[in-house]
RNA sequence: CGGGCAAAACGGAUGAUCGCUGCCCGGCUUGAUAUGUCAUGCGCGGGGAGAGGAAAGUCCGGGCUUCACAGGGCAGGAUGCCGGAUAACGUCCGGGCGGGGAAACCCGACGACCAGUGCAACAGAAAAGAUACCGCCCAUACGGGUAAGGGUGAAAUGGCAGUGUAAGAGACUACCGCCGGACCGGUAACGGGACGGGCAUUGUAAACUCCAUCCGAAGCAAGACCAAGCAGAGAGCAUACGUCGGCCCGGCGGCUCUCGGGUAGGUCGCUUGAGCCGCGCGGCAACGCCCGGCCUAGAUAGAUGAUCAUCCUCGACAGAACCCGGCUUACAGUUUUGCCCGAUAA
RNA sequence: CGAGGCGUGGCUCAGUUUGGUAGAGCGCUGCGUUCGGGACGCAGAGGUCGCAGGUUCAAAUCCUGUCGCCUCGA
Repeated sequence: CGGGCAAAACGGAUGAUCGCUGCCCGGCUUGAUAUGUCAUGCGCGGGGAGAGGAAAGUCCGGGCUUCACAGGGCAGGAUGCCGGAUAACGUCCGGGCGGGGAAACCCGACGACCAGUGCAACAGAAAAGAUACCGCCCAUACGGGUAAGGGUGAAAUGGCAGUGUAAGAGACUACCGCCGGACCGGUAACGGGACGGGCAUUGUAAACUCCAUCCGAAGCAAGACCAAGCAGAGAGCAUACGUCGGCCCGGCGGCUCUCGGGUAGGUCGCUUGAGCCGCGCGGCAACGCCCGGCCUAGAUAGAUGAUCAUCCUCGACAGAACCCGGCUUACAGUUUUGCCCGAUAA
Repeated sequence: CGAGGCGUGGCUCAGUUUGGUAGAGCGCUGCGUUCGGGACGCAGAGGUCGCAGGUUCAAAUCCUGUCGCCUCGA
């Protein structure tokens, strides 16, 4: 210098003016006063803040809230190599095994089909129980032996060479492959492995299933409170109905349904949180602990915009609605760090 | 904001449970019948199963992601 791999950060900048949504200070107003203040409101003044790395999909997990503080059983769902991290997870970190790449590095739904069951269309002789269409051999009428070769299929019962034989065959032998394996290393997954077995029992669990672990249900339109307002009538039941969700048991309860009537307001939940930044310590790491500093949207028809000026590389995907940890998907471009390969120069 | 469901010829749907050649009705095209049309009869065309990836020998069907549409919740 060229090509590549991994991780991280940013994602137009600056200024002015006019708007929009909260907050703070001051002023005025009204109402309570224990005369210190507290609360209410504003065509008032000033100050300061105001979308994201994914705010998205709602795919997982947790907080929070209500239902019996969440009971027992069945059913159902999820996860799936091993160890750790964490509030928890299907996430993350480290390791093992398998696959890809020349390498840096990347990817993997990766428990168990000699517990049981199902399926394997068509083709093919035969699809998991055993068997033979052509062929080869004996015999040659039937028949018997055989699986080397051919052919079918996604898949055909180890491969190759030799011995052997009527022809053949792990029938036997060497090598390779496979299976088991005392013992050794490792927390474990797993790795190595003396020695043994001629080695028929395939594939599929993102098929039922088995094994291990986990899961109560619903969701902020959850839910709690205040104010205002109205009119009741009919029916059903106690082995019913509702709470309780798919079912049973068990607990609790005058409850449920239909028609009719009223309301369409406000406050809280609501943003200080498993929070962010920095130093240090422990750990390979994820992460944990100590100390210091910071406050960073909170609407309820729903704000974050418009105009002007200057500059550049002319700006992608996209807009918070209870919060947080992840995953996945979309994304113009820029920058930094580490590593690999090649070339050149010293 | 939250919850649930559906995408298969031009239209309406079946098939997905239990993976094995994609079907039905209407519509369309051609021929016959008729003086002509309709109806009827015969023959035929028309499908990326919303899209992408995976599991499997094999996917409309099983799994994951994604796009579009519909319904419900004070």
Two RNAs folded together computationally: RNase P RNA and transfer RNA, 420 nucleotides in total.
It holds a member of the Rfam family "Bacterial RNase P class A". It is annotated as a ribozyme.
The prediction has a mean pLDDT of 78.